[in-house]
């Protein structure tokens, strides 16, 4: 809480790692240095993206079959509410500064500050 969690992915994001390109060294099996101004894989990733799942609300409908709660009765037995169904989950301009990660970001601070 119709405004919420959680995985998937995406715009986007760097550069630990693995490829790439430059390079040096070799015993030719490699091994070390640059380099993200390398399309890539792994990686991070949205409040205002995008789908899923849960949850929340709504509305109808069932029957007490079940399952939970409540009251009760000498008994049968009431009464709420749960699950199956269908819907809705709106609206949203946005810094600077900080912070983590190896790093950076539409991550976080943060639907903050302002507007």
């Nucleotide at each position: 809480a119709u405004g919420u969690g959680c995985g998937u992915c995406u715009a986007g994001g760097g550069u630990u790692c693995c490829g790439g390109c430059c390079u040096g060294c070799u015993g030719c099996g490699g091994c070390g240095g640059g380099u993200g101004u390398c399309u890539g894989g792994u990686c991070c990733g949205a409040g205002a993206g995008a789908g899923g799942c849960a949850g929340u609300c709504c509305a109808a409908g069932c029957u007490c079959a079940u399952c939970c709660g409540c009251a009760u009765u000498g008994g049968c037995g009431g009464c709420g509410g749960a699950g199956a169904u269908g819907g809705a989950u709106a609206c949203a301009c946005g810094g600077c500064g900080g912070g983590a990660u190896a790093a950076a970001a539409g991550c976080c601070c943060g639907g903050g500050a302002g507007a």